A computed fold for a 474-nucleotide part of an RNA from an uncultured bacterium, annotated as small-subunit ribosomal RNA, 3' major domain.
The prediction has a mean pLDDT of 84.
Context: one part of a larger RNA
RNA sequence: UGACGGGGGCCCGCACAAGCGGAGGAACAUGUGGUUUAAUUCGAUGAUACGCGAGGAACCUUACCCGGGCUCAAACGGGAGUGGAAUGGACCAGAGACGGUUCAGCCUACGGGCCGCUUCCGAGGUGCUGCAUGGUUGUCGUCAGCUCGUGCCGUGAGGUGUCGGCUUAAGUGCCAUAACGAGCGCAACCCCCGCCGGCAGUUGCUAACGGGCAAUGCCGAGGACUCUGCCGGGACUGCCGCCGCAAGGCGAGAGGAAGGCGGGGAUGACGUCAAAUCAGCACGGCCCUUACGUCCGGGGCGACACACGUGUUACAAUGGCGUAAACAAAGGGAGGCAAAGCGGUGACGCCAAGCAAAUCCCAAAAAUAACGUCCCAGUUCGGAUUGCAGCCUGCAACUCGGCUGCAUGAAGCUGGAAUCGCUAGUAAUCGCGGAUCAGAAUGUCGCGGUGAAUACGUUCCCGGGUCUUGUACA
Numbered sequence: 001u002g003a004c005g006g007g008g009g010c011c012c013g014c015a016c017a018a019g020c021g022g023a024g025g026a027a028c029a030u031g032u033g034g035u036u037u038a039a040u041u042c043g044a045u046g047a048u049a050c051g052c053g054a055g056g057a058a059c060c061u062u063a064c065c066c067g068g069g070c071u072c073a074a075a076c077g078g079g080a081g082u083g084g085a086a087u088g089g090a091c092c093a094g095a096g097a098c099g100g101u102u103c104a105g106c107c108u109a110c111g112g113g114c115c116g117c118u119u120c121c122g123a124g125g126u127g128c129u130g131c132a133u134g135g136u137u138g139u140c141g142u143c144a145g146c147u148c149g150u151g152c153c154g155u156g157a158g159g160u161g162u163c164g165g166c167u168u169a170a171g172u173g174c175c176a177u178a179a180c181g182a183g184c185g186c187a188a189c190c191c192c193c194g195c196c197g198g199c200a201g202u203u204g205c206u207a208a209c210g211g212g213c214a215a216u217g218c219c220g221a222g223g224a225c226u227c228u229g230c231c232g233g234g235a236c237u238g239c240c241g242c243c244g245c246a247a248g249g250c251g252a253g254a255g256g257a258a259g260g261c262g263g264g265g266a267u268g269a270c271g272u273c274a275a276a277u278c279a280g281c282a283c284g285g286c287c288c289u290u291a292c293g294u295c296c297g298g299g300g301c302g303a304c305a306c307a308c309g310u311g312u313u314a315c316a317a318u319g320g321c322g323u324a325a326a327c328a329a330a331g332g333g334a335g336g337c338a339a340a341g342c343g344g345u346g347a348c349g350c351c352a353a354g355c356a357a358a359u360c361c362c363a364a365a366a367a368u369a370a371c372g373u374c375c376c377a378g379u380u381c382g383g384a385u386u387g388c389a390g391c392c393u394g395c396a397a398c399u400c401g402g403c404u405g406c407a408u409g410a411a412g413c414u415g416g417a418a419u420c421g422c423u424a425g426u427a428a429u430c431g432c433g434g435a436u437c438a439g440a441a442u443g444u445c446g447c448g449g450u451g452a453a454u455a456c457g458u459u460c461c462c463g464g465g466u467c468u469u470g471u472a473c474a
Stems, first nucleotide, its partner, number of pairs: 001474002003471003007468007015458002019422004026313008034304002042053002064299007076122009087104006106113002124288002127286003133282002135277003138273001140271001145184006151160003164175003190265004195233007205222002209220003236259001239253001240251004315415001319374005325368001331362003336355002341350003381412001386407007428450007
C1' cells in the first nucleotide's frame, strides 16, 4: 500500500422486511450429470455451466461410429510434360461414392486461350495447446470509482490531491483545505415513448358540400380531425413559501401533457477471475500426410435403472364446455402471402382474385361482456399414454417430423427441507407476430390487451461503496 476480521462509523441495492406469483410434489418438453453404446461428436461446470454455443440434428448439417472408395486429392495458386474446344449425352456393374466402356464436339491475331491426364512445389486437418496469442464475451457493475502533471511531505515503499462537514442516483455539487489543475469514468450530447406547433397529404383520414349503394370513404371533393413522416418547441428547482453560508432539501403550492434524473433503450472507467472461446474467425508452437485429409451409403448425436437445472400443462367453479357479440399493436409476404368460391367432421385439397404491399394477403386477436349448461365428483377437471384411420413437407418420415379425426383416458386434490422473480402500466394473466426454416418450438426475440398488492423500517441474511481500527497474510 492492499487484502482480510463472527472490529467499528456512515451509506446504498427486490439484500432483508411488507406483499403478489412461482419453482421444489405430478405428467410431458428441453438441457446436463451418470450409465449404456460400434458411436451415443465437441465445448460450457458455484455465483458468471445446465431451453448455454444450436436464430431450429430424418439425409445434408456432422465434427462421432460401421462399411465401401479416392490419393494433386472436394476447392485454390504455381512450374514442367502430354492430349484434347468448352461442353453435352449414352451403356455396364454397384447401396452410393467410385470404377469400367463409349458417342458427339475447337478457336487462334500462331504468342496462345480453355479443359482433361501425368508429375512436382504449395495443399488439407472441427487434430493438441484459450496456461503461447489476437479478436470477442461473461462477471464484479451502470457499482462510483481509477489515475495523471506540477507542487508539498517522507531516507524509502509511498502519501497528499481523492481527506473532513453538508449534499447527490453519482469523486454530483458546495464549503473547507499544501495543494492547484487535468484525464478515463458519472451526467449531458444519440434513439424510442408521453404534450403542443409548423410543413407535407397517398395507398391513410372523412367534418362540411355533391353523387351513389342492400351496406361500406364507395365516388367527386376536402386537409378540418385521426394517423403517418420530417423539423421544431417544451422541464430549468425556472416561479412562490419555508429551512440552509452555499450546494441543496421540503411543500395534497401555482402553472403544466409531463416536476425535480418524466419512463425506457443504447452507452460498461483502471482492473479482477492464468474466467470463456484454437469448434465462428485469425494466429505461434507441436502433431497426421494412400491419412488425424477427403467422398459416399447406413447408423449415431433422439439410448435409459437413475439424479439435477430450465420450462409447458394441470390439479378446477375467480372454473370447464357450448352459442353468439366486440376491441389491438408490432411484424412478415414473390421459389412468397393468398382472399372469395367449391369439396372434406377436420388436418387439408381443388380452383383462383389481389398484392414487391399505409392499397392485397397472413388475420381469427385472446383473455373480456351476454346467454345457456355442469354442481364439487378424479368429475363435462386434467390431458399423458396407446390403438385405428388420415393430411402435409420432403429423393426419403422404420430408427427419428409436424398436424387432423375417432377411440383410449394415466399421474395429478396446491406439493417436505430448502428456494426464485417482481416496486407500476411493474408482477400476474391473455393472445398476436418475427428470426431460423422444405418440414419440424412448451425455446428465443419482439408486440399489444386486462391489470394488482406491498414497502413500518435497516436489527438480521447476501452483495457493494467510503472512512477508520487490528493483523503473525501479500
Rfam family: Bacterial small subunit ribosomal RNA. Rfam links the family to the GO terms ribosome and structural constituent of ribosome.